The RNA shown here (c-di-GMP-I riboswitch aptamer) has 80 nucleotides and comes from a Candidatus Acetothermia bacterium.
RNA sequence: UGAUCGAACGGGCAAACCUGGGGCGACCCGGGGACGCAAAGCCACAGGUCUCCUUCCGGAGAGAUGGCUGGGCUGCCGAA
Numbered sequence: 001u002g003a004u005c006g007a008a009c010g011g012g013c014a015a016a017c018c019u020g021g022g023g024c025g026a027c028c029c030g031g032g033g034a035c036g037c038a039a040a041g042c043c044a045c046a047g048g049u050c051u052c053c054u055u056c057c058g059g060a061g062a063g064a065u066g067g068c069u070g071g072g073c074u075g076c077c078g079a080a
Stems, first nucleotide, its partner, number of pairs: 005078002012037002017032006035067001041073003045070003048065005054059001
């Protein structure tokens, strides 16, 4: 120094819930709040789940979720 890895320090993110707003909905955004997270940073590419719509019930279409799994890209700190 790099890989693996995840002790410590500093910082980071923010589930449920409450609240204001948006959406038919899944859900999203702001504020409060912390269950957790070493990629809980980014990308809907594959699978999963969910919503709306359609259906000749086989399915088709449009969406949501990255805090469900895999994949791609990037990245802070540095003990064993």
The coordinates come from a structure-prediction model, not an experiment, and the mean pLDDT is 85. Lineage of the source: Bacteria > Bacteria candidate phyla > Candidatus Bipolaricaulota. Rfam family: c-di-GMP-I riboswitch aptamer. Rfam's curators write: GEMM was predicted in a large-scale screen for bacterial structured RNA regulatory elements.